[in-house]
RNA sequence: UAGACAAAAGCAAAACCACAGUAAUGUGGUGACGCAAAGCUAUAGGGUCUUUAUAAGAGAAGACAGCCAGUUGCCAA
Numbered sequence: 001u002a003g004a005c006a007a008a009a010g011c012a013a014a015a016c017c018a019c020a021g022u023a024a025u026g027u028g029g030u031g032a033c034g035c036a037a038a039g040c041u042a043u044a045g046g047g048u049c050u051u052u053a054u055a056a057g058a059g060a061a062g063a064c065a066g067c068c069a070g071u072u073g074c075c076a077a
Stems, first nucleotide, its partner, number of pairs: 001077001003075001010035002015030006033066001039071003045068002047064006
């Protein structure tokens, strides 16, 4: 720089159950759609979603990284 062929590992979508929350959503269990970072980062940046919140909005508060992104890494070439 970057992921062809492997090897050793890892994570865990949807759905269901329980709990928390106005909600987005999160945590735990079951479960695997998939993932070269599906590791970490939400006041580094963009974007999306929820509440206020509506006919449409500014602002404020909250959520999402498995949306883009930033950053750190296993092994192989």
Description:
Predicted 3D model of a 77-nucleotide RNA (c-di-GMP-I riboswitch aptamer) from a bovine gut metagenome. Model confidence (mean pLDDT): 83 of 100. Rfam family: c-di-GMP-I riboswitch aptamer. Rfam links the family to the GO term cyclic-di-GMP binding.